[in-house]
RNA sequence: UAGAGGCGCGAAGUUUAUUAGUAUCAUAUAGGAGUGCGGUACACGUUGAGUAUAUGGGAAAGGAACCUUCGCCGAAAGAGAUUGCUUGCCGAAGCGAUUUCUUGGUUAGGUAUCGAAUAGGUGCUUGACUGUCAUCGAUACAUCGAUGGAGUGCUA
Numbered sequence: 001u002a003g004a005g006g007c008g009c010g011a012a013g014u015u016u017a018u019u020a021g022u023a024u025c026a027u028a029u030a031g032g033a034g035u036g037c038g039g040u041a042c043a044c045g046u047u048g049a050g051u052a053u054a055u056g057g058g059a060a061a062g063g064a065a066c067c068u069u070c071g072c073c074g075a076a077a078g079a080g081a082u083u084g085c086u087u088g089c090c091g092a093a094g095c096g097a098u099u100u101c102u103u104g105g106u107u108a109g110g111u112a113u114c115g116a117a118u119a120g121g122u123g124c125u126u127g128a129c130u131g132u133c134a135u136c137g138a139u140a141c142a143u144c145g146a147u148g149g150a151g152u153g154c155u156a
Base pairs, nucleotide, nucleotide: 001156002155003154006073008072009071010070011069012068013067015065016064024057025056026055027054028053029052030051034044035043036042037091038090039089040088076103077102078101079100080099081098082097083096084095085094086093104130105129106128107127108126109125110124111123112122113121114120132149133148134147135146136145137144138143
């Protein structure tokens, strides 16, 4: 530099289901002082707040599945630190950048957490399958078995 592992990894887009008859809007009734993630500021509210019932309208984001396209094989994921942006400010939350550490990949169970979810993601743990290298043994020389290691690895 170029490659390999395989339900291989990730990004974007269309469609679909779920979210959900939920949030929310309007009307009517009851009710009577608070409401907006927490604090502060500000705004709304006795011209009736939050809340409850009934009727009529009624979403979206994140996450998921199929397909297509693109980028790839530390692909990528997680945790910590520093830092930038967003919501008036602080916290909290979300999205990035740099850096350190851990993890070969897929999958099943248990458990914790995120989530509307029994979907799915992530951490830990216990198995199975699989690729690669090392050591040992067998061998029909193609390979097979056992044990162990990790991707800054392996092959050319």
Molecule: Lysine riboswitch aptamer
Organism: uncultured Veillonella sp.